[in-house]
This is a predicted structure of a 521-nucleotide part of an RNA (small-subunit ribosomal RNA, 5' domain) from a metagenome. Its Rfam family is "Bacterial small subunit ribosomal RNA". Rfam links the family to the GO terms structural constituent of ribosome and ribosome. Its mean pLDDT, the model's own confidence on a scale to 100, is 84.
Context: one part of a larger RNA
This record gives sequence, structure tokens and C1' cells, in this order.
RNA sequence: GGAUGAACGCUAGCGGCAGGCCUAAUACAUGCAAGUCGAGGGGCAGCAGGGUAGCAAUAUCGCUGGCGACCGGCGCACGGGUGCGUAACACGUAUACAAUCUGCCUUUAACAGGGGGAUAGCCCGGAGAAAUCCGGAUUAAUACCCCAUAACAGUGGACUUGGCAUCAAGAUCACUUAAAAGCUCCGGCGGUUAAAGAUGAGUAUGCGUCUGAUUAGCUAGUUGGUGAGGUAACGGCUCACCAAGGCGACGAUCAGUAGGGGAUCUGAGAGGAUUAACCCCCACACGGAUACUGAGACACGGAUCCGACUCCUACGGGAGGCAGCAGUAAGGAAUAUUGGACAAUGCCCGCAAGGGUGAUCCAACCAUGCCGCGUGCAGGAAGACGGCCCUAUGGGUUGUAAACUGCUUUUACACCGGAGAAAACCUCCCCUCGUGAGGGGAGCUGAUAGUAUGGUGAGAAUAAGCAUCGGCUAACUUCGUGCCAGCAGCCGCGGUAAGACGAAGGAUGCAAGCGUUAUCC
Repeated sequence: GGAUGAACGCUAGCGGCAGGCCUAAUACAUGCAAGUCGAGGGGCAGCAGGGUAGCAAUAUCGCUGGCGACCGGCGCACGGGUGCGUAACACGUAUACAAUCUGCCUUUAACAGGGGGAUAGCCCGGAGAAAUCCGGAUUAAUACCCCAUAACAGUGGACUUGGCAUCAAGAUCACUUAAAAGCUCCGGCGGUUAAAGAUGAGUAUGCGUCUGAUUAGCUAGUUGGUGAGGUAACGGCUCACCAAGGCGACGAUCAGUAGGGGAUCUGAGAGGAUUAACCCCCACACGGAUACUGAGACACGGAUCCGACUCCUACGGGAGGCAGCAGUAAGGAAUAUUGGACAAUGCCCGCAAGGGUGAUCCAACCAUGCCGCGUGCAGGAAGACGGCCCUAUGGGUUGUAAACUGCUUUUACACCGGAGAAAACCUCCCCUCGUGAGGGGAGCUGAUAGUAUGGUGAGAAUAAGCAUCGGCUAACUUCGUGCCAGCAGCCGCGGUAAGACGAAGGAUGCAAGCGUUAUCC
């Protein structure tokens, strides 16, 4: 000098863009953050409409729109948070899988025949303070089961070709089994099997990857083999048996510290430092363990168990997990609103209409940073008054500064207008080919927001501080103090004329900021 997720002191006009618990992965009140589908199903609690009975009150009917709870499907493994752990194939980079899986999506091919038994809900009864549970009767499905069909699927044999050993591909034979679901507004939407693609994931390997030798030896599933089990898959991944190996001064083991990278800061570069924000990967979800479901989890707002803590209780027993968004307490030098909207961009569900979304888009707070703008411009010497200084009837300086005259109106204020972000989906119309799409036109939709922005009006009106002035280092005098009070980054200053302390006048630097502290280069 540059930089910062900064803090503190003094000060403060506006806007744009960004950023905002670095500490206690401490504990959490409250609300919200993952639902959706009635075009899968039985139904119908509540709402609206309608029907029937009745003079009416009302009763009743799932008849219709819809729909609480329930069965079922898809989603909940994404998105969002945090950095505890981890020195490791975690990450980065380059390869490999002849050792693998992949829902939704795309392409291709084939198929969808027949039958059955339950169960939730509803109803009845019971236990319990509650959470919830039990029994009986009855019922449906795109829920579940059985049979049929069938191979390009699986297993085995011999053949041909190829390769990189296990093998791969092709044609052939035999054996083995496993399938399916309907709904509809008639336009469609779905189902099963197989092959391929895409996407996502898994695994293995080379190289790179902090400090300490005042850590020198470490290791028994340890290292390898055979066989078996297990997995989507290779493998001591697990087990039985056999052998005695494996790693290490090219730093094993142990200890400490730490998420990694793209990047960011600095520097001429080499390098050094850092991992806030944004993006990719990893790990975690009160501490620990386990599996279930599923294409995918060993699952933040799922389950079970153990533990700590908090809460309810009728004392028998139960409930909970903000490292989601806000917010609270605590800690701390220190870090924001219990806000608005799904209008846009995405995601989930749905044929769609649409629903959901603290993702996201916006707004609020904070000079925390960067950038931009303003606090006026021109003229004006009686060089005014006042202040300060001096060699003092005078001069210097503050200083064109003020007054005064003319001008302008950014900004602020008042009034008037007022966006773009919106195009799709959907509805209607038209055209084209054609039986399903493509194209065109019109209509509908804005949280932000009466915001951005434009115009008009009056008026210099609404707007400057902070630090420093001995040298380094730009900027000097007077008074006070008298080794006192104090200053100080280093050298150092102060003991009676202090340019170094305090004040005043003046000056210098930067400026809505300026200084100090901390840290990095």
C1' cells in the first nucleotide's frame, strides 16, 4: 500500500448492487417449511345446489358440484440447512467396469384371457385420563393371490467368429419359470414383458492432497490362497480350512489440526494466505445403533431400540427433536422481520382446470462493503465586522470567504400521469396437412407497486464531517502546563519561552464518511 462476512469511537443527505451468528453441531415457546390425484376405489362427516314428505319448523334422498377421514397410486432419497466428524480413493484430475443397478422420460417389438379370498372405511360392542388399542359383522379397487399364454429373459450342452485370462457375439437344441388393470368428459390417460438410449448412481485404480521423529516400529481377518455365503456388482465384505505373510526413514504406526475443489485476497511473477457469499462433490440431522419400505435411504420435518434432556399424566402410561424460514433465551466485540406472493423461474401431484412449495421472487432492518449523485454556480474589495497573530495610531491572516447582485433546481418536498417484467397453460376463432398434430389471431393472469420512470410547481431552498500538523509524512503559531498532567507505530517529547502534552486560531489529508483495533499478503 492492498484486502476483510469485521468490531469499536465520532459523524451522517440520497440511490443502485451485493452481504449480514465467524462464538454454543448450545437449549428451544409459537406459526409455517410436502403434498397431490374423485379421470383408481368403497363411500359421504362438513359445505352448496336439487328432489321427496310436510302449512311450516323440520325430516329425508350421494341425485349433482364437491369432499373430511379411509384403502390405493406417485412424490416425500429432490429442493433447503450446517461443517460435528473425516488426513480418507473424502476431494481434484485421469482412466477402468469382460464386476454393476437405474423410477419418471425417449425409441422399438409383443401382449393384456380366466378365476379367487381378504382388508381398511362404515356399523355394533369393549378397554383406557390420554396416546391409542381390542373383538364381532359387512364391503370395494389400478390393493393382494392363483391359473392360462409366452421369449429376443435365466440355466446347461455341442458349433462358428472374435478377444485381454475369467470370457464376448451369432445361429441351434434342451430345461426352467415369472406377466398384466383398468378409468374416461370418447379427445385420451394408463398396465405387463423384452431390447436399446438418456439421466442418475455404485465400484476399482494411477497421480496430487497439513504439522510433529522430543511418535520407530505397526498388524491376527492381519497378508495371501481354496471353498462357501452375501451383494445390483468385484472383494476378508463375512465364515470354515490352509499358508505366514503384509506395511515402514521414499516416514508406517501414533498424536495434533482440518470438510475437499472451482475460486477469493495479495504479489511483477514465482509464491504465500483463505474457504464468508455463488457453483460442484462429501459428511451429518439431540448422542449412538439397527434395519424396513422403495428404482433410489440405512431416510433432517419416517420406524424401532439404548442414552441424555424437556413436557403431559388419573402414576398405569405417553409425547418431543429449528445444523428448514422467521423468532426466543444463552454465549459474544458482533450479525436482520415471528413480513408479502406463488405474478415470474423451477420442483411435486394431476388428462386438465388447478393445488402445494419460508425453493424462489420480492419487501423490511443495518454506511457492513463496492459504485454513483448531491450538499450549489457566476459575479462581487469598503479587502467590511468579528476572531487570531505581529516589530502594534499600523500591518498580516481568516478571505471572494461573507454581505450584496444575477442564475440554476440534480436531490428533497407537493401535485398530475405511469410502466416493462406476460408469455405460455387454458378458452374461442381461423389456416394447413390430415384422423393427429403444427401454425396464426383474440381473450385471461403482477406479490413487488401507484414502485421504477416521465411531467409541472415554488424555492439556495433539505444536506459535512473525521483524523492529523517534531522526523519518517502533506500541514505552524500563540496561550496554558512545568519529568506534573499527559502523548507515543518507531525514534522519542514534557524538569518555565514545548511547532511532540491541553486549548485556540490557522493549515494539510480524506470525505458520507473518517480514524482506531484485529487478521492476511